[in-house]
Context: one part of a larger RNA
RNA sequence: CUCUUUUUAAGGAACUCGGCAAAAUAGCCUCGUAACUUCGGGAGAAGAGGUGCCUUAUGAAAAUAAGGUUGCAGUGAAUAGAUCCAGGCGACUGUUUAUCAAAAACACAGGUCUCCGCAAAGUUGAAAAACGAUGUAUGGGGGCUGACGCCUGCCCAGUGCCGGAAGGUUAAAGAAACUGGUUAGCUUUUAGCAAAGCUGGUGACUGAAGCCCUGGUGAACGGCGGCAGUAACUAUAACUGUCCUAAGGUAGCGAAAUUCCUUGUCGGGUAAGUUCCGACCCGCACGAAAGGCGUAACGAUCUGGAAACUGUCUCAAAAAGAGACUCG
Numbered sequence: 001c002u003c004u005u006u007u008u009a010a011g012g013a014a015c016u017c018g019g020c021a022a023a024a025u026a027g028c029c030u031c032g033u034a035a036c037u038u039c040g041g042g043a044g045a046a047g048a049g050g051u052g053c054c055u056u057a058u059g060a061a062a063a064u065a066a067g068g069u070u071g072c073a074g075u076g077a078a079u080a081g082a083u084c085c086a087g088g089c090g091a092c093u094g095u096u097u098a099u100c101a102a103a104a105a106c107a108c109a110g111g112u113c114u115c116c117g118c119a120a121a122g123u124u125g126a127a128a129a130a131c132g133a134u135g136u137a138u139g140g141g142g143g144c145u146g147a148c149g150c151c152u153g154c155c156c157a158g159u160g161c162c163g164g165a166a167g168g169u170u171a172a173a174g175a176a177a178c179u180g181g182u183u184a185g186c187u188u189u190u191a192g193c194a195a196a197g198c199u200g201g202u203g204a205c206u207g208a209a210g211c212c213c214u215g216g217u218g219a220a221c222g223g224c225g226g227c228a229g230u231a232a233c234u235a236u237a238a239c240u241g242u243c244c245u246a247a248g249g250u251a252g253c254g255a256a257a258u259u260c261c262u263u264g265u266c267g268g269g270u271a272a273g274u275u276c277c278g279a280c281c282c283g284c285a286c287g288a289a290a291g292g293c294g295u296a297a298c299g300a301u302c303u304g305g306a307a308a309c310u311g312u313c314u315c316a317a318a319a320a321g322a323g324a325c326u327c328g
Stems, first nucleotide, its partner, number of pairs: 001323008010314002014312001019309001027051005036041001038147001052069007070074001083306006089299002094106002110145007122131003148294004153224003158221002160217005167212003173206002177202006185193003225243005252286001253283001264280005
């Protein structure tokens, strides 16, 4: 010097990204216990007091009551919650990156849409077959959302899906008709005509779904404007005009896990606060099941604050042990 422990004057987070680490709390008994709340909780809330031994009384005992007594200290060592306030996210218990991430991610009960009538839909498999299921719509598959409370606005023009069938388009296939080749035969025989059969081509017409067409559908994929002017101070614009659109963002929330400008502005907390809390709204670029806004309880979650506590620090010191080092 390094490591593992122990102790420390005064101060007490001044340390630091951050109270990381350490300290503190701690058992049992009695009293007492707030906001909020889904009335279950919150709650061991918080906070306060007691705790040994001896004698007596009561008692089966546990224990209780009265009196006495001792130490710095009585759950005398050891083992044994730290707490509170506010906010974000996720309701919760659970699950996860075996070996850098445990979370706000996944799951979840609940909600909703959609497919499926059973030889089900769906899945695996060239197939046989199997699962679904020895189940049968209060069932099974798939998608989204994610307890609960209050709610879930407008747009069907595009894309998708569902329905419709009049018309247009349209395949294979069928096919009237026309036509080429071949040649029995015929003829006016250097050449023509040509039946049947076989074979090649063209092909009116018939011809399903689909698409076009037509309607519906958003807890389907998705989308949810611009420019001017205007009120008797100024400012602002309830109002008006105009262009465009399928429709122009409703409720609620909002510098937010979303805000660039930005340490926005105001208020609170601090002596001093880019964080935090409450507001404002000018939302670069929130917004309603890719759910919106709340929410008791819960969380090895994230953020800010407080008292308590401390060698985290001011600022270091000492001790014990193990290394290192010297000798061997």
Predicted 3D model of a 328-nucleotide part of an RNA (large-subunit ribosomal RNA, domain IV) from Phacus arnoldii.
RNAcentral holds the full RNA, with entries from ENA.